[in-house]
RNA sequence: UCUGAUAAAGGCAAACCCGGAGCAAUCCGGGGACGCAAAGCCACAGAUCCCGUAGAAGCUCAAGUUUAUACGGGAUGGCUGGGUUACCAAGU
Numbered sequence: 001u002c003u004g005a006u007a008a009a010g011g012c013a014a015a016c017c018c019g020g021a022g023c024a025a026u027c028c029g030g031g032g033a034c035g036c037a038a039a040g041c042c043a044c045a046g047a048u049c050c051c052g053u054a055g056a057a058g059c060u061c062a063a064g065u066u067u068a069u070a071c072g073g074g075a076u077g078g079c080u081g082g083g084u085u086a087c088c089a090a091g092u
Stems, first nucleotide, its partner, number of pairs: 001091001003089002011036002016031006034078001040084003044081003047076008056067004
């Protein structure tokens, strides 16, 4: 510098279950392993999801409810890109 073996040291931990936090998305702890070569870290861009507000449209006798949009606040890094740091090993 480049790559990531059916190798090796070490690491992380999906679903699900238990306990807890949150309106929710989701998160935290324990158990558990589907997977992961950055599944380490950073919400910067996109994406998705949640909550609130606004006016609009549909349904409805109404209460209400659904959908898309705008704005605000959140969540996901195990959705993609970007930034940044790093273990082991093969090759050059």